[in-house]
Notes: Predicted 3D model of a 339-nucleotide part of an RNA (large-subunit ribosomal RNA, domain IV) from a candidate division WWE3 bacterium. The coordinates come from a structure-prediction model, not an experiment, and the mean pLDDT is 86.
Context: one part of a larger RNA
RNA sequence: CUAUGCUUGAGGAAUUCGGCAAAAUAAGGGCGUAACUUCGGAAGAAGCCCUCCCCCAAGCAAUUGGGGGCGCAGAGAAUCGGCCUGAGCGACUGUUUAACAAAAACACAGCACUCUGCUUAACCCGUAAGGGGAAGUAUAGGGUGUGACGCUUGCCCGGUGCCAGAAGGUCAAAUUUGAAGGUGACGUUCAUCGCAAGAUGAAAACAGCUUUCGGGCUAAGCCCUGGUAAACGGCAGCAGUAACUAUAACUGUUCUAAGGUAGCGAAAUUCCUUGACAUCUAAUUAGUGUCCCGCACGAAAAGCGUAACGACUUGGGCACUCUCUUAAGCAUAGACUCA
Numbered sequence: 001c002u003a004u005g006c007u008u009g010a011g012g013a014a015u016u017c018g019g020c021a022a023a024a025u026a027a028g029g030g031c032g033u034a035a036c037u038u039c040g041g042a043a044g045a046a047g048c049c050c051u052c053c054c055c056c057a058a059g060c061a062a063u064u065g066g067g068g069g070c071g072c073a074g075a076g077a078a079u080c081g082g083c084c085u086g087a088g089c090g091a092c093u094g095u096u097u098a099a100c101a102a103a104a105a106c107a108c109a110g111c112a113c114u115c116u117g118c119u120u121a122a123c124c125c126g127u128a129a130g131g132g133g134a135a136g137u138a139u140a141g142g143g144u145g146u147g148a149c150g151c152u153u154g155c156c157c158g159g160u161g162c163c164a165g166a167a168g169g170u171c172a173a174a175u176u177u178g179a180a181g182g183u184g185a186c187g188u189u190c191a192u193c194g195c196a197a198g199a200u201g202a203a204a205a206c207a208g209c210u211u212u213c214g215g216g217c218u219a220a221g222c223c224c225u226g227g228u229a230a231a232c233g234g235c236a237g238c239a240g241u242a243a244c245u246a247u248a249a250c251u252g253u254u255c256u257a258a259g260g261u262a263g264c265g266a267a268a269u270u271c272c273u274u275g276a277c278a279u280c281u282a283a284u285u286a287g288u289g290u291c292c293c294g295c296a297c298g299a300a301a302a303g304c305g306u307a308a309c310g311a312c313u314u315g316g317g318c319a320c321u322c323u324c325u326u327a328a329g330c331a332u333a334g335a336c337u338c339a
Stems, first nucleotide, its partner, number of pairs: 001334007009326003014323001019320001027051005036041001038148001052069007070074001082318007089310002094106002110146007123132003149305004154235003159232002161228005168223003175216009188203006236254005263297001264294001275291005
């Protein structure tokens, strides 16, 4: 010096990103206990005191009262909560990245929207048979979002989606019909051969099939007409104006489907920014409160509060300490020297 463990004078967080680590607290009993609160809690809040042994009395006893004894120390060792307080987020217990993340992420009870009327629900798995849903039946089951509770949840249906409608437009195949071609069985006609039955060859062409073009009829869908935002989503600009100045309740104008309501706001969101003011410190880009020109909060991708809870994040304080300053040591295993 490295690792592990231990002690200490003075100071006591000056260390450090940060009290990380360590120390401190600790048991049982008595007294006592704030804000806030969903009246359950908060709470072991906080804080203070007692605890051994012997004798006597009371009592079934735990124990209580009185008297006495010893030690520095009586929960004499060991086991064995540190506490208070401001703020953020998430209500809570729970779940998670087996082996770098335990959280503010996920879940949650509650809330809302939507689908589903049961011969086979809707929906999911499977090619199917079949299975789940469910041996359930709308107080049930599926999907989506939000996430206890309290107070609330504004405006916009123009776009996209979904639902409903059916007058008109558009529109596939099938079907029907017309025109022009292609192919054309049987049959017909002609030629040749044959006594005949018939054979061979050629021609025109019906039906059928088929190609192209046109017409008629025609479902859903789309166009169209409405509805719907706890559906996907969206929620402006410019200019002027009050008897100091400043500001603009007010006015004009353009555009829009409608122009951000309540509440909150330099915020887990604020670029400028260490915003401004106050508070906390001797001193604070931190923290808290307030303000509001919100670069770029905002109402179930919820808004704002909220007791309780949290190995969460962050600020302050008490206690306590070798974290640190100054000053000293010990033990074990290494390192180092010798063998």